[in-house]
Record summary
A computed fold for a 77-nucleotide RNA, annotated as c-di-GMP-I riboswitch aptamer. The prediction has a mean pLDDT of 85. Its Rfam family is "c-di-GMP-I riboswitch aptamer". Its family is annotated with cyclic-di-GMP binding in the Gene Ontology.
């Protein structure tokens, strides 16, 4: 350095659900809440899935679906 990932250390994030707000919707944001996560950090680049429309097409959502780019904490076997 790479791979790997522990009943390790110190931290981090926060599903469902409830509530308030935004959006036609998918879904998003705040608060509460923890099912989980070693990239559950980040980028809609490829694929997937989902929503809307005036459907040879157009616009949008999702990174907690897969791959990829960038970046990154700790160190037992």
């Nucleotide at each position: 350095u790479c791979u790997c990932g522990a009943c390790a250390a110190g931290g981090g994030c926060a599903a469902a659900c409830u509530u308030c707000g935004g959006g036609u919707a998918a879904c998003c944001g705040g608060a509460g809440g923890a099912c989980g996560c070693a990239a559950a950090g980040u980028c809609a680049c490829a694929g997937g899935u989902c929503c809307c429309c005036c459907u040879u097409g157009g616009g949008g959502a999702u990174g907690g679906c897969u791959g990829g780019g960038c970046c990154g904490u700790c160190g037992a076997a």